[in-house]
């Protein structure tokens, strides 16, 4: 330098054009003499950033950033 791949909740990850989810973690309540376990409810996302296509984009296209990899 060229190419491939990843980027989504605090963490690990789903989600292949139509209102963004799970597990763990966190908060509150119940349970207990207390903690843990268990049960119920809840909060938490500009979907890495920008632009484009589309009636509509996490998803398609381009550029950028960061991590990993292949080639030279």
């Nucleotide at each position: 330098g060229a190419c491939c791949u990843a980027u989504u909740a605090g963490u690990u990850c789903a989600g292949u054009g139509g209102u963004a989810g799970a597990a763990c973690g966190c908060u509150u309540c119940c349970u207990u003499g207390u903690c843990a376990c268990g049960g119920a409810a809840g909060a938490g996302g500009u979907c890495a950033g920008g632009a484009g296509u589309u009636c509509a984009a996490u998803c398609c296209u381009c550029c950028u950033a960061u991590g990993g990899g292949u080639c030279g």
Molecule: transfer RNA
Organism: Bdellovibrionota bacterium